[in-house]
Order: sequence, then C1' cells, then structure tokens
RNA sequence: GCGCUGUUAGUAUAGUGGUAGUAUGUAACGUUGCCAACGUUAAGACCCGGGUUCGACCCCCGGACAGCGCA
Repeated sequence: GCGCUGUUAGUAUAGUGGUAGUAUGUAACGUUGCCAACGUUAAGACCCGGGUUCGACCCCCGGACAGCGCA
C1' cells in the first nucleotide's frame, strides 16, 4: 500500500428496512435479626459524517479504530 471481517447500555452478546432486546453489573423497594441469596421495579447503548428511502443498527459512499490476510 491492497483486500476481508468487526464496532450496539459499565461489561458480554442478539437484532433479514417499521417498538432497540437478553445476560451480568448498578440503583430503589420487598423478604431476613444482619449479610448473602431470591423477588419486583427503574435508569442505562446503535463509532463518526454524508446519501438512498415515507421510514435506516440494518442498504450505499467516505472516514476513524481493532483484528486477520497479501505485498
């Protein structure tokens, strides 16, 4: 330098153009003599810019970062 793959709550990970989920963690409450465990509830995320579309995490273009391969 070229190509391929990936980027989603604090962490991990789903999501085949129409409501962003799950686990874990966190907070509050309940339960208990206390803690742990358990139960209920809540907050919390689509890497950035542009395009297509009535509508984009999803499709297209460019960029950033990470991994792999080739040179």